[in-house]
Source information: The part of an RNA shown here (large-subunit ribosomal RNA, domain V) has 564 nucleotides and comes from Sargassum patens. A source record names the gene rnl. Model confidence (mean pLDDT): 81 of 100. RNAcentral holds the full RNA, with entries from ENA. It matches the Rfam family "Bacterial large subunit ribosomal RNA". Gene Ontology terms of the family: structural constituent of ribosome and ribosome. The organism belongs to Sargassum, within Eukaryota.
Context: one part of a larger RNA
């Protein structure tokens, strides 16, 4: 040295266990919860069946009687239409007083007293003539009345006796309002994880890479309309700007001016023979078609010459199916509106369908799942994802470090003993990031202990340069990695602070070394609790107290003893 055993230990086999519990997907689930929807138990009120018999008392309806009705003119508070010349009066007209009632305060009726013969119409004036009389009818208001209705309250009434109640409660039915009591369900996509924000159609431009077309939570802006002229056509005319000359700061003239101006509006592209400006005339901002063509998966969208009819301007030749173009936008389904020479369930009609024209969606999550819909879950559960997050690992180095370079400048002068702004370059991969590339059929996370091993950008210990280095002690700079580099309080804490030694208490790497070594204080599971948010179920990189840490080693690497 090799090959072999056996006794140990666990670094490794991203060991073994348990298709990950933590993210997130899923037009899964289930519990819960509420001012989520949609329904339903229950309640509670009406009404109606069961529900009969009487009385009383008040509304309404209908008879009957009396009051009862102001435009202006006019004796004056004329309801209305008809008849109509007399009515009334000794059975007491009128006057005067006086009491009562009613009143709209004008007035009107009754009852006593008084007294004894009129009093009120027909003639004037009113649109319409007398409350002189007679009939009918309206509007309001009172008295009365009813085999009408309804309320209201009270009495009666069922089977052996007796007591308490009785058409009321009970029940059935409809209807309406409450209704997380209960139940079934919803509770959106995109997204450099997810959420929270923020957006989601339609239009113009860059990106875009000189046909079209082109992504991104890329960078700029707009739109969900306007106009009866801002449309149509005929003629006409030329704008911004700038010199000059005269004016108050304007309006005027004069002369250059290929468009820099205006074209209702965002940007583009286009326009002066105008698509800009102004006049006149008008309505084609027309009906029914329509070759052919461009965009586009589809759905659909744009362009169009042409032929009929009937027009509008223009002398005519022509132009006119809106608008310089490109945004002003909703597909089906259901309904309403107008016409319809269409159908009509035997048959004529009619409902009710077609059809043509049109209306009604911020169906904005804009190809519009339904007419109709939020939340929680740390009590959670399937299924999947490393298509995607937290650890950790690569990539990257903005951030962090380390080191060089320039000297402005301190350093009493003096850049460079030493410190060094503003900038310029390396390096490294310990921080905080970015990317999301293995792992989600599991790579077990901070911090203590145990036990390490690497790098040097060296704390100590050793060797040198240079100093603003008299020495001591130092202060930078090189070379060095042999060895060494503490013990407490506090706090889970790494870190910090403090105390106290010592030559010095380095600074990082190793899955922020090390849980099939240990621990389990923290953080991160069901139990409580406070604070604060939430209507609530509940929530908190807020706080507190409590909480199960499995492996019998096959290989391999390592230690220790043996055999050949």
């Nucleotide at each position: 040295c090799c090959c072999u055993a056996c006794a140990g230990c666990u670094g490794g086999a991203c060991g073994g266990a348990a298709a990950g519990a933590c993210c997130c997907c899923g037009u899964g689930c289930a519990c819960c919860u509420u001012u989520a929807c949609u329904a339903u138990a229950u309640g509670c009120a009406a009404c109606u069946a069961u529900u009969g018999u009487a009385a009383c008392u008040c509304a309404a309806a209908g008879g009957u009687u009396u009051u009862a009705g102001u435009g202006u003119a006019g004796a004056a508070u004329a309801g209305g239409u008809g008849g109509g010349a007399g009515c009334u009066u000794g059975u007491g007209a009128g006057u005067u007083a006086a009491u009562u009632u009613c009143u709209a305060c004008g007035g009107a009726a009754a009852u006593u007293a008084u007294u004894u013969a009129g009093g009120c119409g027909u003639u004037a004036g009113u649109g319409a003539a007398a409350u002189a009389c007679c009939a009918c009818c309206c509007a309001a208001a009172a008295a009365u009345u009813u085999g009408u209705u309804g309320g209201u309250u009270u009495a009666c009434u069922a089977a052996c006796u007796c007591g308490c109640g009785g058409a009321c409660a009970g029940u059935g039915g409809u209807u309406g309002c409450u209704g997380g009591g209960u139940a079934g369900u919803u509770u959106g996509a995109c997204u450099g994880g997810g959420g929270c924000g923020g957006u989601c159609g339609c239009c113009u431009c860059c990106u875009a890479a000189a046909g079209a077309g082109u992504a991104g939570c890329g960078g700029a802006g707009g739109c969900a309309c306007g106009c009866a002229a801002a449309g149509g056509u005929a003629g006409g005319c030329u704008c911004a700007u700038u010199u000059c000359c005269a004016a108050u700061a304007a309006a005027g003239g004069u002369a250059a001016a290929u468009c820099g101006a205006g074209c209702g509006u965002a940007a583009u592209g286009g326009u002066a023979a105008a698509a800009g400006c102004c006049u006149g005339c008008u309505u084609g901002a027309c009906u029914g078609u329509a070759a052919g063509a461009a965009a586009a998966a589809c759905a659909u969208u744009u362009c169009g010459a042409u032929c009929a009819g009937a027009g509008a301007c223009g002398c005519a030749a022509g132009u006119c199916g809106g608008u310089c173009a490109u945004a002003g936008u909703g597909a089906u389904c259901c309904g309403g509106u107008a016409a319809u020479u269409c159908u009509u369930u035997g048959u004529g009609g009619a409902a009710g369908g077609g059809u043509u024209a049109u209306c009604g969606c911020g169906c904005a999550a804009u190809g519009g799942a339904u007419a109709a819909a939020a939340g929680g879950u740390a009590c959670g559960c399937c299924g999947g994802g490393g298509a995607u997050a937290a650890c950790a690992g690569g990539c990257u180095a903005a951030u962090g470090a380390u080191c060089c370079u320039c000297u402005a400048g301190a350093g009493c002068u003096c850049c460079u003993a030493u410190c060094g702004a503003c900038g310029g370059g390396u390096u490294c991969g310990u921080u905080u990031g970015g990317c999301a590339c293995c792992u989600c059929g599991a790579u077990g996370u901070c911090g203590a202990c145990u036990c390490a091993u690497c790098a040097c950008a060296u704390c100590c210990u050793g060797g040198a340069g240079c100093u603003g280095a008299a020495a001591a002690g130092g202060g930078u700079u090189c070379c060095a990695a042999g060895g060494g580099u503490u013990c407490g309080g506090u706090u889970g804490u790494u870190c910090g602070c403090c105390g106290a030694c010592g030559a010095a208490a380095g600074u990082g790497g190793u899955a922020c070394g090390u849980g099939a070594g240990u621990u389990g204080g923290g953080u991160u599971u069901a139990g409580a609790a406070c604070g604060u948010c939430g209507u609530g179920a509940g929530a908190c990189a807020g706080u507190u107290u409590g909480g199960u840490c499995c492996c019998u080693a096959u290989c391999u690497u390592c230690u220790g003893u043996g055999g050949g």